[in-house]
A computed fold for a 464-nucleotide part of an RNA from an uncultured bacterium, annotated as small-subunit ribosomal RNA, 3' major domain. Model confidence (mean pLDDT): 86 of 100.
Context: one part of a larger RNA
RNA sequence: UGACGGGGGCCCGCACAAGCGGUGGAGCAUGUGGUUUAAUUCGAAGCAACGCGAAGAACCUUACCAGAUCUUGACAUCUAGUGCAAAGCUAUGGAGACAUAGCAGAGGUUAACACUAAGACAGGUGGUGCAUGGUUGUCGUCAGCUCGUGUCGUGAGAUGUUGGGUUAAGUCCCGCAACGAGCGCAACCCUUGUUGUUAGUUACCAGCAUUAAGUUGGGGACUCUAACAAGACAGCUAGUGAUAAGCUAGAGGAAGGUGGGGAUGACGUCAAAUCAUCAUGCCCCUUACGAUCUGGGCUACACACGUGCUACAAUGGUUGGUACAAAGAGAAGCAAAACAGUGAUGUCAAGCAAAACUCAGAAAGCCAAUCACAGUUCGGAUUGUAGUCUGCAACUCGACUACAUGAAGCUGGAAUCGCUAGUAAUCGCGAAUCAGAAUGUCGCGGUGAAUACGUUCCCGGGCC
Numbered sequence: 001u002g003a004c005g006g007g008g009g010c011c012c013g014c015a016c017a018a019g020c021g022g023u024g025g026a027g028c029a030u031g032u033g034g035u036u037u038a039a040u041u042c043g044a045a046g047c048a049a050c051g052c053g054a055a056g057a058a059c060c061u062u063a064c065c066a067g068a069u070c071u072u073g074a075c076a077u078c079u080a081g082u083g084c085a086a087a088g089c090u091a092u093g094g095a096g097a098c099a100u101a102g103c104a105g106a107g108g109u110u111a112a113c114a115c116u117a118a119g120a121c122a123g124g125u126g127g128u129g130c131a132u133g134g135u136u137g138u139c140g141u142c143a144g145c146u147c148g149u150g151u152c153g154u155g156a157g158a159u160g161u162u163g164g165g166u167u168a169a170g171u172c173c174c175g176c177a178a179c180g181a182g183c184g185c186a187a188c189c190c191u192u193g194u195u196g197u198u199a200g201u202u203a204c205c206a207g208c209a210u211u212a213a214g215u216u217g218g219g220g221a222c223u224c225u226a227a228c229a230a231g232a233c234a235g236c237u238a239g240u241g242a243u244a245a246g247c248u249a250g251a252g253g254a255a256g257g258u259g260g261g262g263a264u265g266a267c268g269u270c271a272a273a274u275c276a277u278c279a280u281g282c283c284c285c286u287u288a289c290g291a292u293c294u295g296g297g298c299u300a301c302a303c304a305c306g307u308g309c310u311a312c313a314a315u316g317g318u319u320g321g322u323a324c325a326a327a328g329a330g331a332a333g334c335a336a337a338a339c340a341g342u343g344a345u346g347u348c349a350a351g352c353a354a355a356a357c358u359c360a361g362a363a364a365g366c367c368a369a370u371c372a373c374a375g376u377u378c379g380g381a382u383u384g385u386a387g388u389c390u391g392c393a394a395c396u397c398g399a400c401u402a403c404a405u406g407a408a409g410c411u412g413g414a415a416u417c418g419c420u421a422g423u424a425a426u427c428g429c430g431a432a433u434c435a436g437a438a439u440g441u442c443g444c445g446g447u448g449a450a451u452a453c454g455u456u457c458c459c460g461g462g463c464c
Stems, first nucleotide, its partner, number of pairs: 008464006015455002019419005026310008034301002042053002064296007073121001077120002079117005088103006123285002126283003132279002134274003137270001139268001144183006150159003163174003189262004194230007204219002208217002233256001236250005312412001316371007328359003333352002338347003378409001383404007425447007
């Protein structure tokens, strides 16, 4: 000077408390440990690993294993020689890689491509994240971290940055051997909430015609779209405060004291994470630790843990009718209508590079009917049979459909998590990845609560 204290003082945070809903019990999904295995590739490890890298493992991916193959190599540059192509297609052998034979013929000609030979070299998801760059997590969107000059101290250092108030804030005011400044805070950026101006198609439709229908004429009012403006500043009033900074209440206002949300992450900490995104020092392999292919594995299963989904029912299940979104995606694509099928889906095919067409039916809701508290008309695991789709290919190991089957489960011990408002809870919709394969992830809207006395205590943090 820091750090720490079951030392003190002040303050903050879904930290506790007050509430609401969960997890922990069941079944399943998914990740991890362990075990097993020829292999179950590798990494991540308290918070800050465990639906994490992976925005998607049947082959590929793929790094792992077994077997079959190659050795200047799958990929790059250079030298010499040869060839007319190479690629492709066909046939034979083979699990395939590949090998052999044949076919056809474009275009270029100091070339390109292929083959052969020799070596320089290639190659490595091999090791070291404790050699590194870059990137990231975390404390933490916490309010802090520093510098110049001056002053004080022999010096390490101190002062400033402490003190009195105040704030979400080292925010601002006052004081002061300090005076200034920088990185942070705030503002500037995006979005949302109100209004105006401009504009009016593919969007909209009040009045006038018209239609099955904003369908058409028409309209520029409304909604909406998207560009530019306005608006909020403690500006006004009262109280309070030190006449300050500010705080409390009120008015006006769509919005009030940072209006809501996002982006934005100071100096640093954890030898935190990543050599498997990439780059890279050093070490190691070089007929193999490189490369190609087929099949298998990453999907195993006495068990343990994390994260989720579905439930245990009547605020519910089933059947019928009926209403209202937002945000997205679409050409190797989205696909209407019609027809076939109980259905997944199929056939045919209009439109649309989309405010135009399509995905697309929103669901909870509302209106009726039924079930009457039961392991049930709850719950749907598991299993059987028959199918649909994608794809060379669904055996290991895909999703979906129909019929049959109908397990555990009657609200969950100790313990533990999230959330303060359009939030929790609940309901559906979309997208990325993607041939196919979400209960995950990231977005979107619909319905829409309860509670906060307070800061003694638990946890984390700031100042003295």